[in-house]
Context: one part of a larger RNA
RNA sequence: CGUUGCAGGUUUGAGAGGAGUCAACCCUAGUACGAGAGGACUGGGUUGGACCCACCCCUGGUGAUCCAGUUGCGCCGCUUGGCGCACCGCUGGGUAGCUACGUGGGGCAGGGAUAAACGCUGAAGGCAUCUAAGCGUGAAGCCCCCCUCAAGACAAGACCUGCUCGCGAAAGCGAGAGACCCCUGGAAGACCACCAGGUUGAUAGGCCGCGCGUGUACGGGUAGAAAUACUCUCAGCGGAGCGGUACUAACGGUCGAAAUGG
Numbered sequence: 001c002g003u004u005g006c007a008g009g010u011u012u013g014a015g016a017g018g019a020g021u022c023a024a025c026c027c028u029a030g031u032a033c034g035a036g037a038g039g040a041c042u043g044g045g046u047u048g049g050a051c052c053c054a055c056c057c058c059u060g061g062u063g064a065u066c067c068a069g070u071u072g073c074g075c076c077g078c079u080u081g082g083c084g085c086a087c088c089g090c091u092g093g094g095u096a097g098c099u100a101c102g103u104g105g106g107g108c109a110g111g112g113a114u115a116a117a118c119g120c121u122g123a124a125g126g127c128a129u130c131u132a133a134g135c136g137u138g139a140a141g142c143c144c145c146c147c148u149c150a151a152g153a154c155a156a157g158a159c160c161u162g163c164u165c166g167c168g169a170a171a172g173c174g175a176g177a178g179a180c181c182c183c184u185g186g187a188a189g190a191c192c193a194c195c196a197g198g199u200u201g202a203u204a205g206g207c208c209g210c211g212c213g214u215g216u217a218c219g220g221g222u223a224g225a226a227a228u229a230c231u232c233u234c235a236g237c238g239g240a241g242c243g244g245u246a247c248u249a250a251c252g253g254u255c256g257a258a259a260u261g262g
Base pairs, nucleotide, nucleotide: 001152005163006162007161008160009159010158011157015149016148017147018146021049022048023047024046025045026044027043033038051106052105053104054103055102059100060099061098062097066093067092068091069090070089071086072085073084074083075082076081110144111143112142117137118136119135120134165174166173167172178255179254180253181252182198183197184196185195186194203249204248205247206245207244208243209242210241212238213237214236219232220231221230222229223228
């Protein structure tokens, strides 16, 4: 911009993409078959491999913004206590998130038309013949069924809902469903988009509570010559988690629709 007024939702599905897998074992059955050795068709069941999708409850990984221990040097005048640098100095753990080595699910079943093939009826050609007319059966393959996208499907579809007002001679002014810019943010994201919000507010930060992680802080006391131990202390500290709470920040602006009839 179009889709023939402007909008907000919900949809149909032309069309497109994805998926489609394989094996072993058990029963049928040591049956049919076969002298034996061997050993089924068929039907039913179980499990697994690879692959695909989703997720983080469990098991693990990561977790350079969390906690602790510890070495050397430097600094805070010294000690105590801390901070900085040394691969995040090294080491032990670890929330959220992201993940696989973890968990759940999937390829099932069915219908239609067929291939090779197997048939029915059947002439040309008194027979025969699956074919010439006609009618069946029949594949992991084709179409549908399953999952996803999808009306720019220009044949531009459908449904629901809201709005198209007022003044004026005109210019124009105001209102206006709704939307956008902008702002606070996000399990959304390269940007854009999408989603949650913008004071009639819990969107983010802060604060409070809880959870969770570290593992018992500083300081004081007691014991010991000291290292250190015990105690106040399941302490102290803390990213992302779950809630609550307007304390801080969501300021400010713009666009926006006909015709007919009553």
Large-subunit ribosomal RNA, domain VI from a Phycisphaerales bacterium, 262 nucleotides, folded computationally. The prediction has a mean pLDDT of 88. The sequence was found in a public genome assembly. It matches the Rfam family "Bacterial large subunit ribosomal RNA".